The part of an RNA shown here (large-subunit ribosomal RNA, domain VI) has 264 nucleotides and comes from Chondracanthus spinosus. It matches the Rfam family "Bacterial large subunit ribosomal RNA". Its family is annotated with structural constituent of ribosome and ribosome in the Gene Ontology. RNAcentral holds the full RNA, with entries from ENA. The gene name in the source record is rnl.

Context: one part of a larger RNA
């Protein structure tokens, strides 16, 4: 911009892409076949690779929010506590979210259908024979359809349901104008993201941030007092310190407004 008034939701599916695999074993059955030596078909069931989608409950990786502990230095007058720096974390030991795989789950299937080789029925031309010539069946990992995902610019613009209502002006033109339902701006933001899109809020509010509580993470803070010459231990105290997660809480910030937008 189109889809012939203008939203809003919620759908059909015409196209289109993805999948698609493969192996062990057990059982039938040591059957069938075969002197033997071997060793099935058909059907059942159980597990595995590899690859693929998805998630973070376990396992664990990062985890330059964060705890701790150490060394060298400076520096806060000193002890003592702490702070900087040491190649973009000094090393070094954990680690929440979030991200992730080596973790968790799940998937290929079954069923149908129309055929290829090929296996048939019945059956003439050809008194017999033939699967074909009329007629009529079976058959593949593959074909079209099932799964899954995306779709109506599918201009062949499709359905369905709700809302919105017949203003005003004029040069009478599907011209201008303010408006409806509605939408975007703005503005607070995300498990959404490069912009943007998408989504979620905008005080009739828990969207973010703070604030308090808490899951977890670190490990038992400083100070003081014991005990010890001391280094240290130890009680005070599963301590301080954090807490991207949670939950509550309007205290901050979401204010204040622009703009588009039918008259068929």
């Nucleotide at each position: 911009c189109g889809u012939u008034a203008g939203a809003g939701u919620a759908u059909u599916g015409a196209g289109a892409g993805g999948a698609g695999c493969u192996c062990u074993c057990c059982u039938u059955a040591g059957u069938a076949c075969g002197a033997g030596a071997g060793g099935a078909c058909c059907g059942g069931g159980a597990g595995a690779g590899a690859c693929g989608c998805a998630c973070c409950u376990c396992u664990g990786g990062u985890g330059u929010a964060c705890c701790a502990g150490u060394u060298a230095u400076u520096g806060u007058g000193c002890c003592a506590a702490c702070a900087g720096u040491a190649a973009a974390c000094g090393c070094u030991g954990g680690g929440u979210a979030g991200c992730u795989a080596a973790g968790u789950g799940c998937g290929g299937a079954a069923g149908u259908g129309a055929u290829a080789a090929c296996c048939g029925c019945u059956g003439a031309a050809a008194g017999c024979a033939u699967c074909u010539a009329a007629g009529u069946g079976g058959g593949a990992a593959g074909c079209c359809a099932a799964c899954c995902u995306c779709a109506a610019g599918a201009u062949g613009a499709g359905u369905a349901c709700u809302c919105u209502c017949a203003c005003c002006g004029u040069u009478u033109a599907a011209c201008g104008g303010g408006u409806a339902a509605g939408a975007u701006c703005a503005c607070g933001g995300u498990a959404a993201g490069a912009c943007u899109a998408a989504c979620c809020g905008u005080u009739u509010g828990a969207u973010a941030g703070g604030c308090a509580u808490u899951a977890a993470g670190u490990g038992u803070a400083a100070g003081u007092g014991c005990a010890g010459u001391a280094a240290u231990g130890u009680a005070u105290g599963c301590a301080g310190c954090u807490g991207a997660g949670a939950u509550g809480u309007a205290c901050u910030a979401a204010u204040a407004g622009a703009u588009c937008g039918a008259g068929g």